[in-house]
RNA sequence: UCCGGUCCCCGGGCGAUCGCCGGCGAGCCCAUCUCGCGGGAGGAAAGUCCGGGCUCCACAGGGCAGGGUGGUGGGUAACGCCCACCGACCGCAAGGCCAGGGAAAGUGCCACAGAAAACACACCGCCGGCCGGUCAGUCCGCUGACGACGGCAAGGUUGAAAUGGCGAGGUAAGAGCUCACCGCGGGGUGGGUGACCACCCCGGCACGGCAAACCCCACCCGGAGAAAGACCGCAUAGGAAGGUCGCGUGGCCCGCGCCAAGACCUUCGGGUAGGUCGUUCGAGGCUCCCUGCGAGGGGAGCCCUAGAGAAAUGAUCGCCACUACCGCAAAGUAGGAGCAAGACCCGGCUUACGGGGACCGGACACU
RNA sequence: GGGGAUAUAGCUCAGUUGGGAGAGCGCGUGGAUCGCACCCACGAGGUCGGGGGUUCGAGUCCCCCUAUCUCCACCA
Numbered sequence: 001u002c003c004g005g006u007c008c009c010c011g012g013g014c015g016a017u018c019g020c021c022g023g024c025g026a027g028c029c030c031a032u033c034u035c036g037c038g039g040g041a042g043g044a045a046a047g048u049c050c051g052g053g054c055u056c057c058a059c060a061g062g063g064c065a066g067g068g069u070g071g072u073g074g075g076u077a078a079c080g081c082c083c084a085c086c087g088a089c090c091g092c093a094a095g096g097c098c099a100g101g102g103a104a105a106g107u108g109c110c111a112c113a114g115a116a117a118a119c120a121c122a123c124c125g126c127c128g129g130c131c132g133g134u135c136a137g138u139c140c141g142c143u144g145a146c147g148a149c150g151g152c153a154a155g156g157u158u159g160a161a162a163u164g165g166c167g168a169g170g171u172a173a174g175a176g177c178u179c180a181c182c183g184c185g186g187g188g189u190g191g192g193u194g195a196c197c198a199c200c201c202c203g204g205c206a207c208g209g210c211a212a213a214c215c216c217c218a219c220c221c222g223g224a225g226a227a228a229g230a231c232c233g234c235a236u237a238g239g240a241a242g243g244u245c246g247c248g249u250g251g252c253c254c255g256c257g258c259c260a261a262g263a264c265c266u267u268c269g270g271g272u273a274g275g276u277c278g279u280u281c282g283a284g285g286c287u288c289c290c291u292g293c294g295a296g297g298g299g300a301g302c303c304c305u306a307g308a309g310a311a312a313u314g315a316u317c318g319c320c321a322c323u324a325c326c327g328c329a330a331a332g333u334a335g336g337a338g339c340a341a342g343a344c345c346c347g348g349c350u351u352a353c354g355g356g357g358a359c360c361g362g363a364c365a366c367u
Numbered sequence: 368g369g370g371g372a373u374a375u376a377g378c379u380c381a382g383u384u385g386g387g388a389g390a391g392c393g394c395g396u397g398g399a400u401c402g403c404a405c406c407c408a409c410g411a412g413g414u415c416g417g418g419g420g421u422u423c424g425a426g427u428c429c430c431c432c433u434a435u436c437u438c439c440a441c442c443a
Base pairs, nucleotide, nucleotide: 001363002362003361004360005359006358007357008356009355010354012320013319014318015317016316017315018314020040021039023037024036025035026034027033042339046350047349049348050347051346052345053344054225055224056223057222066221067220068219069218070217071085072084073083074082075081086100087098089096090095101216102215106214107213108210109209110208123156124155125152126151127150128149133146134145135144136143137142164182165181167179168178169177183205184203185202186201187200188199189198190197191196229277230276231275232274239268240267241266242265243264244263245262249260250259251258252257270442271441272440284303285302286301287300288299289298290297291296322335323334324333325332368439369438370437371436372435373434374433377392378391379390380389386423394410395409396408397407398406416432417431418430419429420428
């Protein structure tokens, strides 16, 4: 200098004027209007993907169905989030990434190609002896090729994937057939809370992949959501149809059955388009101390920071700060962007966007 | 504000145990006809809305974005 990685921070400050939206106070009371004071979006307010608070409905308990999560230990109100660690994979590295339980419970799938795709198998190939079929050669002993029979799976071919890998021995050729190392399985010892790791012994290998296919295992989950819900007020036809009703009411003497009334649900029809609360002080923010590797936890002090209804935040100017250019410096000139805007509230994740800082790794060059 | 669904050729839509991208209409060329339409034959036309993941392999399974459509007020 270039390339790359991780973590963190910021999204200008103060003042003035005009405009917009709420709040409080005053102008005697109400309405209107005027004046004064004070307040007025974000790091993602977004997507609504998770988790909770809160509210109503349902609910003895448990199960089925359905949905979700999935290494281990911790954090938390809770989580699919976060932290630390373990293991596989990727990267030269810093580091990244993983829906990371189970495929020796079962079922299913593995197209095309290929001999064979999951009770293995034999196309080319390698090898054998002999019957002796055919042909050729013949020194008449046989030899060679093809075919049939049998052995083998080393090599070739296909594929995403081929039945442990590699080396040595062994063999007619071969083969865990035998041996060493590695892998795999079982057992033991030690370490760790644990996932797991290290070492030792045994087994000659039996066990391909896919569970973001069904499924099995463990754990979690009742439903709906501020258009939740509570109170007040206005208006209207408590109208019509359909359904359910165990124990029940009335009628047909009783039972069965039917009818009626009643209760509830759904649809249609009718009316209203108002107010107050819920609603912003909360798992809240900032600073300091203690504690923990960390996410976090505990304590003390200080602060109050939009609340709303189809719903407001804009513009100009001055000073400071910042950035860029010029310049030794001072002075000067220019700039103010990008993503985007609350609607009950929080914790996360994800997505969109501009800029800055710290640390770390690699390559090249020079010393 | 909250819930649900859809996106495949120019248009309307199929596409299931994940392996071929299709149908009808439309378009083009040829035939048939004196000519046109109907008809017959052949053909072109696709980032399966976009990106990422699982898998040997994704229109299909999972996640994230984008766009469109649709439904939810209260009272008696």
Two RNAs folded together computationally: RNase P RNA and transfer RNA, 443 nucleotides in total.
Its mean pLDDT, the model's own confidence on a scale to 100, is 79.
Rfam match: Bacterial RNase P class A.